[in-house]
Context: one part of a larger RNA
């Protein structure tokens, strides 16, 4: 000078405590190890691998495995011989790729020769082969923590220290005040986006006070710019006032106003720099290595195996519940090979048929709530695994292996051991919606919305992570 202490001080964090809700016990969904397999492709490996690359493995994705098949190659770029246009039809093997044939049929042109395309030959393509400890670029992570440096001066023989310590604050190296220090720079905050309060400007597809037509009912029509909305602009918050505190500081406490008070709330944003962290399986690229194969195509298989253990989710064990009928309220988003009202048909998955919509226009659009009634504490009218059996729909094709109906079966489970996770407010909890992949889907995963909306925090003595000083070290 780090760096480390079961040293010391001071201070933060859903770290603990305080509260609610989980998770470990079941069933089932997914990802993992293990085993098994011709092959169960590869990668991730505490935190920070395990619903992770995977925002869509039945073929295709595919990289693995079998087994059939091409070799200048499925793709570029040039060159030399040579025949033909190219496209397109047909036939014979065959699972298909492919092999073998056969029909058809050029253009330009300075006759050298050019386009295109087959075929020989060349240089070359081509590898999701190897190294992430060669690398670039991304990315996680400490940690949205408050650091981490420079430049001149000044100390010090140097390594270095000073500033960056110190005394008060701050969410903060954020401010004030001392001071051999005086100044910048990356960080911090703000400058961006969204929310939330006014006003102002427009006004259709939105809206509907007033007038006025109309109906069984509706802004349905005339018309309105008032209101909601919509989306451009501008104002609004700054410790600006008042009180008390503080060093007449920098803050802090408490009040007024005010839609919001002291960072109003949420998002984007990650400083030197560590962990030879992750990734050569996004792409890029150095090396090595393959080269009738470690390239390629193709049919089929396998990634979906199943004695086990493991994350992480769903669904429940009921009575704040289940079930029937009945009945109100959303926001986001998306729609033309698309969303698909209405009308028949079907018990239902869905069929038929068809109207508006490229969309503030027309379509997908709620649950939980409410209201009335059943059940009456039981493995039950609870729970839905399993399984049989009849259908639906996508697809070229649902045996391995999709999704969804519908009749019957109806399994474990009666709140869960040691331990562990989550969350401080429109949060957690609970309920439902939309979308992106997507031909359908194994989504119970991911991102968003929008509707019910809560309890706690005395407190920092202890657990975990950090920051500043400061101390001991036989480590660097």
């Nucleotide at each position: 000078u780090g760096a480390c202490g079961g040293g010391g001080g001071c201070c933060c964090g859903c770290a603990c405590a305080a509260g609610c809700g989980g998770u470990g016990g079941a069933g089932c969904a997914u990802g993992u190890u293990g085993c098994u397999u011709a092959a169960u492709u590869c990668g991730a490996g505490g935190c920070a691998a395990c619903g992770c690359g995977a925002a869509g493995a039945a073929c295709c994705u595919u990289a693995c495995c079998c087994a059939g098949g091409u070799u200048u190659g499925a793709c570029a770029u040039g060159c030399u011989u040579u025949c033909g246009a190219c496209c397109g039809g047909c036939g014979u093997u065959g699972a298909a790729a492919g092999a073998c044939g056969c029909c058809u049929u050029u253009c330009c042109u300075u006759c050298g020769g050019g386009a295109c395309g087959g075929a020989a030959g060349c240089a070359c393509a081509g590898a999701u082969g190897c190294u992430g400890c060669a690398u670039g670029g991304c990315u996680g992570u400490c940690g949205u923590c408050a650091g981490c440096u420079c430049g001149u001066g000044c100390c010090g023989u140097g390594a270095g220290g000073u500033g960056u310590u110190c005394g008060g604050u701050u969410a903060a190296g954020u401010c004030c005040g001392g001071c051999a220090a005086c100044g910048a720079g990356c960080g911090c905050a703000a400058c961006c986006c969204g929310u939330g309060c006014u006003g102002u400007c427009a006004g259709u597809u939105a809206c509907c006070a007033u007038c006025a037509a109309g109906u069984g009912a509706a802004g349905u029509u005339g018309g309105g710019g008032a209101c909601u909305c919509u989306g451009g602009c501008a104002g609004g918050a700054c410790u600006g006032c008042c009180c008390g505190u503080g060093u007449c500081a920098a803050g802090c406490g408490g009040g007024a106003g005010g839609a919001a008070g002291g960072c109003g709330c949420g998002g984007a944003c990650g400083a030197c720099g560590u962990c030879a962290a992750g990734u050569c399986c996004g792409u890029a690229u150095g090396g090595c290595u393959c080269u009738u194969a470690c390239a390629c195509c193709u049919g089929g298989g396998g990634c979906c195996g199943c004695a086990a253990a493991c994350g992480u989710g769903c669904u429940a064990c009921a009575a704040u519940g289940g079930c029937g009928g009945g009945u109100a309220c959303a926001a986001u988003g998306g729609g033309c090979a698309g969303c698909g009202a209405g009308u028949c048909c079907g018990c239902g998955a869905g069929g038929a048929u068809c109207a508006g919509c490229g969309a503030a226009c027309c379509c997908c659009c709620a649950a939980a709530g409410c209201c009335c009634g059943c059940c009456c504490c039981a493995g039950u009218u609870c729970g839905g695994a399993u399984u049989g059996c009849a259908g639906c729909c996508u697809g070229c094709a649902a045996c391995u292996c999709g999704g969804c109906u519908g009749c019957a079966u109806g399994a474990a489970g009666u709140c869960g051991g040691a331990a562990u996770c989550g969350c401080u407010a429109g949060u957690a909890a609970a309920g439902g919606g939309a979308c992106a992949u997507c031909a359908g889907c194994u989504a119970c995963g991911g991102u968003c919305c929008c509707u019910u909306g809560a309890a706690u925090a005395c407190g920092u003595u202890c657990c975990c992570g950090g920051g500043c000083c400061u101390u001991g070290u036989a480590c660097a």